[in-house]
Context: one part of a larger RNA
RNA sequence: CAAUACUGAAGGAACUCGGCAAAAUAGCUCCGUAACUUCGGGAGAAGGAGUACUAUAUAGACAAUAGUGGCACUGAAGAGAGGAAGGCGACUGUUUAACAAAAACACAGGAUCUUGCAAAAUCUACAAGAUGAUGUAUAAGAUCUGAAACCUGCCCGGUGCUAGAAGAAGAAUAAAUUUUAUGUUAAGUUUAAUUUAUAACUCCUAGUAAACGGCGGCCGUAACUAUGACGGUCCUAAGGUAGCGAAAUUCCUUGUCGGGUAAGUUCCGACCCUGCAUGAAUGGUAAAACGACCUUCCUACUGUCUCCAGUAUUGAUUCG
Numbered sequence: 001c002a003a004u005a006c007u008g009a010a011g012g013a014a015c016u017c018g019g020c021a022a023a024a025u026a027g028c029u030c031c032g033u034a035a036c037u038u039c040g041g042g043a044g045a046a047g048g049a050g051u052a053c054u055a056u057a058u059a060g061a062c063a064a065u066a067g068u069g070g071c072a073c074u075g076a077a078g079a080g081a082g083g084a085a086g087g088c089g090a091c092u093g094u095u096u097a098a099c100a101a102a103a104a105c106a107c108a109g110g111a112u113c114u115u116g117c118a119a120a121a122u123c124u125a126c127a128a129g130a131u132g133a134u135g136u137a138u139a140a141g142a143u144c145u146g147a148a149a150c151c152u153g154c155c156c157g158g159u160g161c162u163a164g165a166a167g168a169a170g171a172a173u174a175a176a177u178u179u180u181a182u183g184u185u186a187a188g189u190u191u192a193a194u195u196u197a198u199a200a201c202u203c204c205u206a207g208u209a210a211a212c213g214g215c216g217g218c219c220g221u222a223a224c225u226a227u228g229a230c231g232g233u234c235c236u237a238a239g240g241u242a243g244c245g246a247a248a249u250u251c252c253u254u255g256u257c258g259g260g261u262a263a264g265u266u267c268c269g270a271c272c273c274u275g276c277a278u279g280a281a282u283g284g285u286a287a288a289a290c291g292a293c294c295u296u297c298c299u300a301c302u303g304u305c306u307c308c309a310g311u312a313u314u315g316a317u318u319c320g
Base pairs, nucleotide, nucleotide: 001315002314003313004312005311006310007309008308010306011305014304019301027051028050029049030048031047036041038147052068053067054066055065056064069073081299082298083297084296085295086294087293088291089290093105094104109145110144111143112142113141114140115139121131122130123129149285150284151283153215154214155213158212159211160208161207162206163205164204167203168202173197174196175195176194177193178192181189182188216234217233218232219231220230243278244275255271256270257269258268259267
């Protein structure tokens, strides 16, 4: 000097990105227990008291009474820190074997599409065969969303999908007519042109957004001012509804106001016009329970710190 343990005056997070690490709590019995809530929970909430031994007194336990001892009685060891809020995800679960455990994945529930059985879908060589399934639409497959609650607005112009068949276009091919060459003037073969017949796809016509997706400008206007319920106009397939909103989304921005602090770019509650660039199963909003998740605060606690000191062990170093 390092590592691993342990102790520490006064203070007690002043440390730090951040209470990281450490300390603290701890068993059992009794008392007591809030908001909120899906009425199950929350809850071991929180908070408080007791705890050894002896006798009454027993097979044993709790409680009671009386007594005894200690600084200390779950006498060593082992054994929840707690609370107030917010975000995300409902939950238990799963995951990057060896830097990520999460808000990612899954999930029950919801929805759409496909599939009538030799099913669709999948493997295979367009085979045989197999899975689906010894199942049969309350089934199977695919996709999206993600418990329950309240809801899920408008747009089918583009892309996609489904359906339709009036018309347009449409290949190889077939037929007919004319034609070139050959051939004998025939047949056949061959060259070119025209016409007719002709599938799907495409154009076309509809439908479809819990399909991919999208969801506006400008100008004026009310008896102070301001604002604009209202009006005009342009464009569009339709112009963002209910909600939420400086948000895991807000650039300007440390927005403004309030709370918390002596002091708060974080946090919480509001406001909202100008939401740079919110928004409804690419789900929207609320929310009990749950979480080795993320953020803020408080109590307790402490060598994290003010500011370091000491002890033990093991190394290193020095001397031998």
This is a predicted structure of a 320-nucleotide part of an RNA (large-subunit ribosomal RNA, domain IV) from Pharyngomonas kirbyi. It matches the Rfam family "Bacterial large subunit ribosomal RNA". The gene name in the source record is rnl. The coordinates come from a structure-prediction model, not an experiment, and the mean pLDDT is 82. The RNAcentral record of the full RNA draws on ENA.